Background: A computed fold for a 354-nucleotide RNA from a Chitinophagaceae bacterium, annotated as Bacterial RNase P class A. Its Rfam family is "Bacterial RNase P class A". By type it is a ribozyme. The model forms 97% of the base pairs in the Rfam consensus. Taxonomically the source falls in Chitinophagaceae (Bacteria, Pseudomonadati, Bacteroidota, Chitinophagia). Its mean pLDDT, the model's own confidence on a scale to 100, is 77.
RNA sequence: CUACAAAACCGGGUUAUCGCCGGUAUGCAAAUACCGGAGGAAAGUCCGGACAGCAAAGAGCAGCGCACUACCUAACGGGUAGGUCCUGUAGCAGGGAACAGACAGUGCCACAGAAAAUAACCGCCUUUCGGGGUAAGGGUGAAAAAGUAGUGUAAGAGACUACGGUAUACAUUGGCAACAAUGAAUAGGGGUAAACCUUGCGUGCUGAAAUGCCAAAUAAGCGUGCGCUUGAGGAUGGCUCGUCCGAUGUGCGUGGGUUGGCAGCUCGAGGUGCUGCGUGAGCAGCAUCCCAGAUAAAUGAUAGCCAUCCCGCAGUGCGGGACACAGGAUCCGGCUUACAGGUUUUGUAGUUUU
Numbered sequence: 001c002u003a004c005a006a007a008a009c010c011g012g013g014u015u016a017u018c019g020c021c022g023g024u025a026u027g028c029a030a031a032u033a034c035c036g037g038a039g040g041a042a043a044g045u046c047c048g049g050a051c052a053g054c055a056a057a058g059a060g061c062a063g064c065g066c067a068c069u070a071c072c073u074a075a076c077g078g079g080u081a082g083g084u085c086c087u088g089u090a091g092c093a094g095g096g097a098a099c100a101g102a103c104a105g106u107g108c109c110a111c112a113g114a115a116a117a118u119a120a121c122c123g124c125c126u127u128u129c130g131g132g133g134u135a136a137g138g139g140u141g142a143a144a145a146a147g148u149a150g151u152g153u154a155a156g157a158g159a160c161u162a163c164g165g166u167a168u169a170c171a172u173u174g175g176c177a178a179c180a181a182u183g184a185a186u187a188g189g190g191g192u193a194a195a196c197c198u199u200g201c202g203u204g205c206u207g208a209a210a211u212g213c214c215a216a217a218u219a220a221g222c223g224u225g226c227g228c229u230u231g232a233g234g235a236u237g238g239c240u241c242g243u244c245c246g247a248u249g250u251g252c253g254u255g256g257g258u259u260g261g262c263a264g265c266u267c268g269a270g271g272u273g274c275u276g277c278g279u280g281a282g283c284a285g286c287a288u289c290c291c292a293g294a295u296a297a298a299u300g301a302u303a304g305c306c307a308u309c310c311c312g313c314a315g316u317g318c319g320g321g322a323c324a325c326a327g328g329a330u331c332c333g334g335c336u337u338a339c340a341g342g343u344u345u346u347g348u349a350g351u352u353u354u
Base pairs, nucleotide, nucleotide: 001350002349003348004347005346006345007344008343009342010341012306013305014304015303016302017301018300020037021036022035023034024033025032026031039325043336044335046334047333048332049331050330051207052206053205054204058241059240060239061238063203064202065201066200067199068082069081070080071079072078083099084097085096086095087094100198101197105196106195107192108191109190121138122137123134124133125132126131147163148162149161150160151159166187167186168185170183171182172181173180174179211263212262213261214260221254222253223252224251225250226249233245234244235243270289271288272287273286274285275284276283277282308322309321310320311319312318313317
């Protein structure tokens, strides 16, 4: 320098004039001055919480979610590190896993093939020609009773032997652990649980249009069902049990009034810098900062200059053009998706001595 792979960051700045929203100060007010004013994803609404409510507090079932080990976190279906398996690279980088269980049970494995588990077509051996034995060889297939060699046999076969391999519990060593290496013993169709299912762990619901307060207005209207302590009805996902509330009551339908204002509303599991601990995600300490709060919804318009990129001419400049994805609405932590261009770091391979 080139190629590949992985990770992180930026993705605009500034001046002038006018305009918009919030705050502070002055002012009777109008207004004046100053300060501040969108994102890395604000998107998706997929998860987890904080917070508010359901008068107080429950149990079980169903449902839903997760699934190797350890750690981080308020928590998570998230993250970090490791293990196992799969994949991939250039023998080396990297990537992925919906990672418990097939020895609890039930299903499924198209087509081809004789047959997909109660195996027997061709073949081999044997025969009293009726049949019998066989699963080593061949064929079909993703997969045909787990492999190689030998002994043995009528012909064969874990029938037996040696080596090797799968799974399970055990022993030794290493590791916090998942696991790894070694050893000997036992056992035998394979796959599939993103099929039903089983096991273990977890889980109350609703959602800022939550919720609370103030003002104002109206018709505790009308119809109907059930009831008044021997209990109608109700108590915020479903069902059952339990517990409690409950009478000018309550369910359903219909009709009328209110559609205004305030709070919630931004000081936080907060940002930034430094130091220490940790492989890391992160944690701790010190210092410092306050950074949208709108409500039909504010941050815009115009004119220059700079930054970045592209093209042309040229040589450190001139001219022209372009400038991605995209706009809060209770807040925070994740995940997923979109993104012109640029910068940095790490790893691997190659080339070169500039």